[in-house]
RNA sequence: UUAUUGAGAGUUUGAUCCUGGCUCAGGAUUAACGCUGGCGGCAUGCCUAACACAUGCAAGUCGAAUGUGCUUUUUUAGUAACAUGGCGGACGGCUGAGUAACGCGUAGGAACCUACCCUUAAGUCGGGCAUAACCCAUUGAAAGAUGGGAUAAUCCCCGAUAUGCCUCACGGUGAAAGAUUUAUCGCUUGAGGAGGGGCCUGCGUCCGAUUAGCUUGUUGGUGAGGUAAAGGCUCACCAAGGCUCUGAUCGGUAACUGGUUUGAGAGGAUGACCAGUCAGACUGGGACUGCGACACGGCCCAGACUCCUACGGGAGGCAGCAGUGAGGAAUUUUCCGCAAUGGGCGAAAGCCUGACGGAGCAAUGCCGCGUGCAGGAAGAAUGCCCUAGGGUUGUAAACUGCUUUUGUGAAGGAAGAUUAUGACGGUACUUCACGAAUAAGAGCCUGCUAACUACGUGCCAGCAGCCGCGGUAAUACGUAGGGCUCAAGCGUUAUCCGGAUUCAUUGGGCGUAAAGGGUCCGUAGGCGGAUAGGUAAGUCUAAUGUUAAAGACUCCGGCUCAACCGGAGGAAAGCGUUGGAAACUACCCAUCUAGAGAGUGGUAGAGGCAGACAGAAUUAUCGGUGUAGGGGUAAUAUCCGUAGAUAUCGAUAAGAAUACCGAAGGCGAAGGCAGUCUGCUGGGCCAUCUCUGACGCUCAGGGACGAAAGCGUGGGGAGCGAACGGGAUUAGAUACCCCGGUAGUCCACGCCCUAAACGAUGGAUACUAGGCAUUGGUGGCUUCGGUCCCCUCAGUGCCGCAGCUAACGCGUUAAGUAUCCCGCCUGGGGAGUACGAUCGCAAGAUUAAAACUUAAAGGAAUUGACGGGGACCCGCACAAGCGGUGGAGCACGUGGUUUAAUUCGAUGCUAAGCGAAGAACCUCACCAAGGCUUGAUCCUAUUGAAAGCUCUUCGAAAGUAGAGCCCUCUUUCUAGACAAUAGUGACAGGUGCUGCACGGUUGUCGUCAGCUCGUGUCGUGAGAUGUAUGGUUAAGUCCAGUAACGAGCGCAACCCCUAUGUUAUGUUGUAUUUCUCAUAACAGACUGCCCUGGUUAACAGGGAGGAAGGUGGGGAUGACGUCAAAUCAGCGUGGCCUUUAUGCCUUGGGCGACACACAUGCUACAAUGGGUGGGAACAAAGGGUUGCGAUACCGCGAGGUUUAGCUAAUCCCUUAAAACCAUCCUCAGUUCGGAUUGAAGGCUGCAACUCGCCUUCAUGAAGCCGGAAUCGCUAGUAACCGUAGAUCAGCCAUGCUACGGUGAAUACGUUCUCGGGUCUUGUACACACCGCCCGUCAUACCACGAAAGUCAGGGGCGCCCGAAACUCCUUUUUUAAGGGACUAAGGCGAAACUGAUGAUUGGGGUAAAGUCGUAACAAGGUAUCCGUACGGGAACGUGCGGAUGGAACACCUCCUUU
Repeated sequence: UUAUUGAGAGUUUGAUCCUGGCUCAGGAUUAACGCUGGCGGCAUGCCUAACACAUGCAAGUCGAAUGUGCUUUUUUAGUAACAUGGCGGACGGCUGAGUAACGCGUAGGAACCUACCCUUAAGUCGGGCAUAACCCAUUGAAAGAUGGGAUAAUCCCCGAUAUGCCUCACGGUGAAAGAUUUAUCGCUUGAGGAGGGGCCUGCGUCCGAUUAGCUUGUUGGUGAGGUAAAGGCUCACCAAGGCUCUGAUCGGUAACUGGUUUGAGAGGAUGACCAGUCAGACUGGGACUGCGACACGGCCCAGACUCCUACGGGAGGCAGCAGUGAGGAAUUUUCCGCAAUGGGCGAAAGCCUGACGGAGCAAUGCCGCGUGCAGGAAGAAUGCCCUAGGGUUGUAAACUGCUUUUGUGAAGGAAGAUUAUGACGGUACUUCACGAAUAAGAGCCUGCUAACUACGUGCCAGCAGCCGCGGUAAUACGUAGGGCUCAAGCGUUAUCCGGAUUCAUUGGGCGUAAAGGGUCCGUAGGCGGAUAGGUAAGUCUAAUGUUAAAGACUCCGGCUCAACCGGAGGAAAGCGUUGGAAACUACCCAUCUAGAGAGUGGUAGAGGCAGACAGAAUUAUCGGUGUAGGGGUAAUAUCCGUAGAUAUCGAUAAGAAUACCGAAGGCGAAGGCAGUCUGCUGGGCCAUCUCUGACGCUCAGGGACGAAAGCGUGGGGAGCGAACGGGAUUAGAUACCCCGGUAGUCCACGCCCUAAACGAUGGAUACUAGGCAUUGGUGGCUUCGGUCCCCUCAGUGCCGCAGCUAACGCGUUAAGUAUCCCGCCUGGGGAGUACGAUCGCAAGAUUAAAACUUAAAGGAAUUGACGGGGACCCGCACAAGCGGUGGAGCACGUGGUUUAAUUCGAUGCUAAGCGAAGAACCUCACCAAGGCUUGAUCCUAUUGAAAGCUCUUCGAAAGUAGAGCCCUCUUUCUAGACAAUAGUGACAGGUGCUGCACGGUUGUCGUCAGCUCGUGUCGUGAGAUGUAUGGUUAAGUCCAGUAACGAGCGCAACCCCUAUGUUAUGUUGUAUUUCUCAUAACAGACUGCCCUGGUUAACAGGGAGGAAGGUGGGGAUGACGUCAAAUCAGCGUGGCCUUUAUGCCUUGGGCGACACACAUGCUACAAUGGGUGGGAACAAAGGGUUGCGAUACCGCGAGGUUUAGCUAAUCCCUUAAAACCAUCCUCAGUUCGGAUUGAAGGCUGCAACUCGCCUUCAUGAAGCCGGAAUCGCUAGUAACCGUAGAUCAGCCAUGCUACGGUGAAUACGUUCUCGGGUCUUGUACACACCGCCCGUCAUACCACGAAAGUCAGGGGCGCCCGAAACUCCUUUUUUAAGGGACUAAGGCGAAACUGAUGAUUGGGGUAAAGUCGUAACAAGGUAUCCGUACGGGAACGUGCGGAUGGAACACCUCCUUU
């Protein structure tokens, strides 16, 4: 310089970063399945049962070796059925069972053979014996067999000769074949070649150590035998070797390679087709022949199977080509031809060839082509959607024009072949005619991932690769329309690679996510200081040999292109050979001192082991004093004590542990180590710089040590204390608490070998800012003094720069930068479990899986929420007070019950005198009964009394039937209004459902002080900052400060009422002016002034003035949001449902029921009271014409009659009542209390029975101040007292909303209760503690372990038996017979291994809404966890030791700032 060359996404969370798995998008296939299917070319086609095979074919040929038969004959000639003989049946074709091996691959080697072929040298002479076919005979069912006789050869034998071979040499040994007619083919021997084959070696070649030891011809030697050939290949003898942690042996799996596939590559997976090698031929064994075999279509034997049989005996081997059955998801024709290529035989012609060349079947794959092209808007129709306008299907179709690849028909017609010969095949190809004619589907459409709507369905049916979708508005199910992607295919399933840096050489990690061994010593191994020289193993470089062909790559070419095929070329990399270089590693030699070690001098220490001693405390015993309790707890009780405890004094005994010093301190490898003294003993540090001279570092296996608990034997036993007993607590309490208490804790010896054995951080070396503290040393300086300071070495801590980290954090004691060595990890669960093995007395430890299940599990940090965590602050939150509720009677609402109906809604605070500011009818929605069906509106038509009024029939009424009266209004005279009837079709109607589809409105936290944004900054990010901190406030109010600066919604203010004044106006107010009062406008209050405190602040305290003082008092005003809060029955509204009813009308009933429970009230229980009487009191605010209603009269009264005034500051409702004065009652169920009931009345209203209110008379219940508990209120408030209004005919109002009158007490304060706010902390919660979550038990299913055993398999060992064959021996008529040794198969035995199965049993996993508890997460209510031991339904509890991965508080130490 050129070429080539690497993509991610979804899913854990409320959100974030990380770790980590799961899943997807790509490519590939000897594929199969589903739907679909026009053509051609080229390929490919039993992956399963190396399972069994009917039938046909797949290896013959030579008459020019020979006998002979046959045919024709005149000789001859021809032919080849049979036989001898030669060559070939060891090739070609098939398959992959076995094999983990010199089998294969690659590179080499020496001790070999080789038919046919090639080159070359020499020879081919002389003799001889048999035998098959054939003939005859016998025998057998058959296959076949036996005997006798005849005969030939290129069959066989002998002799001679020759290079050759053997040999000390003499010498020995040792070949041949002819045929045919003149030219060849043969035959024999030697030498050489080519090709082929045999043998040996280096290197490479799967998994398992839960396979660690294997081996006796085994390893080597000598000699012999044997082979084509080296060799324990075989034998005899001798020696005792050989292999192995660099994995022997054993077990499992597997033909190997070129290649194929994937990948950026490194790698991974794979070994169909084609090619090379090996192995096999029904299973096992064996040899024969031959150049070559231990032989696929040969032989012998044994076994299994099939077939024939006359039962005596025989025959067979498709893993050749077709084909059949079987197996299986699954794989083709019982085709044509030797025309080509190749092979066998032959002199040749030729014969044979299921090799091969072709065709057939299959979308099995790859490649190519087509199913038309152009025009065409009325944007047709149909379908679908729709906001009803339209959109889309869609130039798509129709229609017009054009073309003919393909198709159909017809004609011509190859190459493949050289003289000849063509299966394919009348094929490829060419031409003509016809006519858009014969030709499109599959999957998908939530995200990943390109593509959207409607309907149906309603957690059903179903989908799904992962996340997930479906519970009435599903782009996720099903269908349709539309769309997207591929296309004669499209999808699914299976498998492999990729993505996956998710086994990481390239290219990962181990503090907390999975992961550092508990610690040290040390073997093998790995790695290793400085200088010089040498060698050249590694390394680098050049040349060369090889790595078959095919494939891949580049270029060129042939089929119309492509796939496919042909030619040429080159590269990479591996191994070998020969040169070269010498920096680095290695090796050898020599030297050095910086690493390491030794010497010398000092030094600190709970380092270890053993022995002796000491005091305090505890308990026990004895004795004294002394008396009723002690002890224990949140509170009790068990327990001890009048038989004298506890307490106190004295004495004695025992065991265990060593206060203070003491510390963040010291020592040790870790575990761990603490009174004092002595003895023995290990290691460290400092100084010196004397010695050795790399002696070093790490360390698989191995060895040693190793807290506590636990085990064995023997002691000991004070205290403590598992288990156990008792007492409490509790629903229970196998616990926490208490009283006791055994093992144990202690000692000696021996085991065990595990811990949160932790710094959750392996060891070694080097380098990389500092500051402070502290321990042990040396040195310098200085001093009374190791008193201060400085340097340095070795430790121990804190903070911190750079850097690292997911963050937290680490930071010269690294978790930084590097090197070396070891250990360990690979999603969660199952499981540190099962089985096996080793160790152990046991408990158990170590090593260590799988099936199955699951989409997460996890780390750090963030924001919230929560805590029986903390700090601060506020509130009638508590406290201090006043008055109530809870008890009674009644009223009213709710629940429940009842009912034909008791309509509906509201349900902790935030439902319950609530919706309802008025249920007798109506209301009304409920029930019973009786009725109506276009019933509201619109339109059309008709009518103008059919409507209305009066009366009558039936009826409960609605209504029905009828009689009488009546004959509409406006007008521009067209019509309109009104009413009725009829018709029409759209439809009305619904207090029916869904407040979890909604709007609007409302409640609550809360009138709490909060909630956010822009820009900037910090953080990888979620987020943080601002809004933290110190003051202050009612307030995120304000001030100071500050990586923040500003802003918004809230707070406050602006608005209304009220308190004071001024001004103006005053009717209906005032007798009158003023005043009061009314209306309107303004003023006034702002911490403005003074003092004090405070930061010269904000602000706070006090004071003055003022009607009012620190938001003067009230009201309206309610941030972002929370509760799927409430309301579809106020209203509106989507969807659904209903339409002679769930709509409408009517009568009656119900909403008013009544054992009971709850909420809110009224009236009381009395003397601060009640009654009575009379009088002289004092408001405010409202309302009034279908109304308020004065006055007068009647009535005891409710009320009635009458009607003046008032549309209201005029008149009326309207006398306010408590209060005040006087009097009675005298503590009683009363002159308290008024329920209930009886009687008589009044009022409203169609109507007062269910079911109204009021009056009078009479009656006179419970109740004597209310358990646990609980509510309201901080000043004109509570409490007490009356008044008015809304709704309303009337009223069940004691309710609600307003109004005034009289008019208190108390607040030390924030410990506690409740609620809220801010900050902080923990968290396994985020549906947010009404959270999460553990285990037993019960049910169902799944896989696994154990199990008396049972069955099967492969292999080894021992013994028995033992075929054929080879070999040996004997005999022999040389044909054979007999015997020995060895061996396949078979049998017996013991043991091990592997697999299947097994009554029962064990734990594990999953499921759903079960049962019991509540172990963990907050201090989770007893902090949790680890190891161990015991106990318990279960989670678990307790003891001992350990960890912090514990909150909070206190103290100490350290750090930072001043």